[in-house]
Context: one part of a larger RNA
RNA sequence: UGACGAGGACCCGCACAAGCGGUGGAGCAUGUGGUUUAAUUCGAAUCUGCACGCAAAACCUUACCAGCCUUUGACAUUGUAGGUCGGUUGCGCGCCGAAACGUGCGCACCCAAUGACCUCGCAACAGGUGCUGCAUGGCUGCCGUCAGCUCGUGUCGUGAGACGUACGGUUAAGUCCUAAAACGAGCGAAACCCUCAUCCUUAGUUGCUUCCAAGCGAAAGCUAGCUCUCUAAGGAAACCGCCGGUUUUAAGCUGGAGGAAGGGGAGGACGACGACAAGUCAUCAUGGCCCUUAUAGGCUGGGCUACACACGUGCUACAAUGGUGGGGACAGAAAGUCGCAAUGUCGCGAGGCGGAGCAAAUCUCCAAACCCCACCUCAGUACGGAUUGUACCCUGCAACCCGGGUACAUGAAGUUGAAAUCGCUAGUAAUCGCGGAUCAGCAUGCCGCGGUGAAUACGUUCCCGGGUCCUGUACA
Repeated sequence: UGACGAGGACCCGCACAAGCGGUGGAGCAUGUGGUUUAAUUCGAAUCUGCACGCAAAACCUUACCAGCCUUUGACAUUGUAGGUCGGUUGCGCGCCGAAACGUGCGCACCCAAUGACCUCGCAACAGGUGCUGCAUGGCUGCCGUCAGCUCGUGUCGUGAGACGUACGGUUAAGUCCUAAAACGAGCGAAACCCUCAUCCUUAGUUGCUUCCAAGCGAAAGCUAGCUCUCUAAGGAAACCGCCGGUUUUAAGCUGGAGGAAGGGGAGGACGACGACAAGUCAUCAUGGCCCUUAUAGGCUGGGCUACACACGUGCUACAAUGGUGGGGACAGAAAGUCGCAAUGUCGCGAGGCGGAGCAAAUCUCCAAACCCCACCUCAGUACGGAUUGUACCCUGCAACCCGGGUACAUGAAGUUGAAAUCGCUAGUAAUCGCGGAUCAGCAUGCCGCGGUGAAUACGUUCCCGGGUCCUGUACA
C1' cells in the first nucleotide's frame, strides 16, 4: 500500500421489513446429473451451469455409432505430362446399385476463342467440429450503471509511498458547495443520441370526416374537404426559471403557483481502471502439437428422443372472483409473392375446393379476459385434463424408431403443497390474449405488443451484496 476481521462509524440497493403472486407437493413440457447403450456427439458447473450454445435433431442439420465405399480427394492455388474441342447449368429418359458413385442419350438456356474441360498420373498440397481458452486475438458473463480509477507540475517522506481524491454539508453520482499544500487535467457519472407524454408549423394519400353548400344511393359509401384524429419532418416547452420557508448570504432541501409534464418527467442505447489464468480453439481467426489409404471425404440406416432414479426452469390445474351453452363489444405492434388470403361452398371438426384483393397507412392475417341471458350448487363434480383406443386432417421423397392437429370414446394424479426458497415499488405485480424470428412441418421456450389493472414501504435492529472513513493483523 492492499486484502481480510462474529472490529467500529456513516450511506446505498426489492437487501431486509410491509405487501401481492409464485416455486418446493400433482400431471405434463423442457434442460441437466446419473444409469443404460454400438452410439446415446461436444461444450456450459456457486452466485455468474441446468427452456444455456440450439431464432426449430424424422432425412438434412450431425460433429456420434454400425455397415458399404473414395484417396491430389467434397473445396483452393500451381507446376509438369498427355488428351478432347465446344463448354456450363437445368430438366427428362435409360443401365449397374440400397444410395452415393460410375455411365449413355435427348431437349432448353446461357457463354465463348485461347479458353474451357478431362485423364492414368506425378509433385507441391488440400482437409481435420482432432488437442491445448493455462500459448492467443476477437466477442461475452459477473462485480456493476457500483462511483470509482488515474495523470502532469508541486509539496511532504531516506524509501515503499502520501497529499491532490480527508474534514463539514449535499447529491443518484469523486454531483456540487465550503474549506484545505495543493493547482490543474484525463477515463468514468451527467449531458450530447433514440422512443413516449403537451402544443405549434409544414404536408394531406392509401389516413381522417366538424361546419357550410348541394347531388346520387335502401345502406355502406361516392363526389367534396384537410377542421379534427393520425401519419412524419421541423420547431416550442422544464431551467429549482418564479414565490415562501430552511441552510453558512453556499451547494442544496422543502412547500406553493403556473403547467401536458416538477425537481433526473418515464423508458432505452451507452458499461471506467481492473479482478475472476471466469467462458468460448465447436461462430470466426490463430501459435504450437497431432492425423494424412485416415483423426480426411461420401452414402444408407440408427443415435442425439433410451429410463429404476435425483435436481433446475416452465405450462396446466386442484375450481363458484369458477366451469359450460347462447348472444354482444373493444387493441397494439409486427408479417406477407416459394407469401398473406377475403366473400362463397363442402365437412361435427382439424381441414378441403375455389380464388377477389394485395410487393400493401389501400388488400390479407387479426383478439381474449370483459358485458348480457341461462344452467351447474361444493361433489374428485358439468372441476381437472394426463393416459389409452378408434377414425381422420396437414406438412413432407419419407411421420416405425421420432412431427403437429381434429372428432368420438377413455377420464390418472391433483382438494393449495414440509423444511426451504424466488420475483416485483406503477401502468409495475398479477391476469388476458395477439404477433414475429427460426421454420416444409412442429413453441408451454425466446423476442416483442397491447387489454384489464392492484396492495404495500413504519423503518434500517437483523440476513445478503456494495461504497467511503477510522482501526487491528503473525496474511500478500
This is a predicted structure of a 476-nucleotide part of an RNA (small-subunit ribosomal RNA, 3' major domain) from Candidatus Hodgkinia cicadicola.
Its mean pLDDT, the model's own confidence on a scale to 100, is 81.
RNAcentral holds the full RNA, with entries from ENA.
Its Rfam family is "Bacterial small subunit ribosomal RNA".